Two RNAs folded together computationally: RNase P RNA and transfer RNA, 382 nucleotides in total. It holds a member of the Rfam family "Bacterial RNase P class A". Rfam classes the family as a ribozyme. The prediction has a mean pLDDT of 75.
RNA sequence: UCCUGCCGCCUCAUUCGUGGGGAGGAAAGUCCGGACAACACAGGGAACCACACUUCUUGAAAGGGAAGGCGCAUCCAACGGGGUGUGACAGAAAGUGCCACAGAGAUUCAAACCGCCGAUGGCCCUCGGGCACAGGCAAGGCUGAAAAGGUGAGGUAAGAGCUCACCAGCGCACAGGUGACUGUGCGGCUUGGGUAAACCUUGUGGGUUGCAAGACCAUGUAAACUGGCGAUUGAAAGCGUCCCGCUUGAGCCAGAGGGUAGGUCGCGUCAGAUCAAUGGCAGGACCCUUCGGGGAACAGAAUCCGGCUUA
RNA sequence: GCGAGAUAGCUCAGGCGGUCAGAGCGUCGGAUUCAUAACCCGGAGGUCGAGAGUUCGAGUCUCUCUCUCGC
Repeated sequence: UCCUGCCGCCUCAUUCGUGGGGAGGAAAGUCCGGACAACACAGGGAACCACACUUCUUGAAAGGGAAGGCGCAUCCAACGGGGUGUGACAGAAAGUGCCACAGAGAUUCAAACCGCCGAUGGCCCUCGGGCACAGGCAAGGCUGAAAAGGUGAGGUAAGAGCUCACCAGCGCACAGGUGACUGUGCGGCUUGGGUAAACCUUGUGGGUUGCAAGACCAUGUAAACUGGCGAUUGAAAGCGUCCCGCUUGAGCCAGAGGGUAGGUCGCGUCAGAUCAAUGGCAGGACCCUUCGGGGAACAGAAUCCGGCUUA
Repeated sequence: GCGAGAUAGCUCAGGCGGUCAGAGCGUCGGAUUCAUAACCCGGAGGUCGAGAGUUCGAGUCUCUCUCUCGC
């Protein structure tokens, strides 16, 4: 765990003899979505909230499944790529904010600490040159999570997309694909880092509150007192906030004080309550065994259903 | 069913992520006093309930769990 018998518990039916049914994969967390109920079975906008690669599919929705694209990690291979795992995977080139410490410099038409140069100008001079004064330089070092295109060549006083080739990125065109996307060509290099689980933008969707919803029955008191607002110049209420619009149309708000008692339904298609039942014993099967024995763990319905997560 | 919270021994701060882990009480040591208390000076004490994720970086943002409280 399964079967049988006996004794109990809850509930339904009853011809009163009995007979039927009686916890879970999560009944849990309440994380999503619905049914259901109330709010006015008019409406618009803002705000707010949630979600976010593509196609197909399942489903009422949430959610799930399959295939694919792209990114990251890792392995194989050795430059053609392939395998495995994984991704809350729209946009950072629309805008704003933030980037501590360290560091010379942290988002700017960036920065001169160590350093390189000093061609040009300046000074000295034995006219070979020297000084490192003005100044030039982002190649190397240093700091950092990040220094802003990468590699190579040319070029230069030294350097620099300054120029060129390839690669990356961006834009445009063409081609392939249902699409995400990919490939090829051209262009100008303005090379513009990260963060949207920061604000935000784009797209899609969403009324709010929840069974303590709500309906019915019932108990008690104060229809009194004080203050304020208001009665067509409209109080107040109504799908929560704000604006508009609409509907109802005489009460409403605050203070102090007085009073009370809860129950039934909602609640179930053969579990179903208001202190809450679903258990115990015996025998057998099966499993484990330290051969004595054991059958545990997580956990236990409370309106219902579909998922997710955790145990 | 709905909502709020967990930070030092206790009660609580911590704004839009960074040298920001703090305050008061308590505790320990010193000083003062004949002695004690109070006052004064100084110190220790924290995985910010747990685990993942986003990020260079999490008490803070997101998700999952645990516990507590309120209606």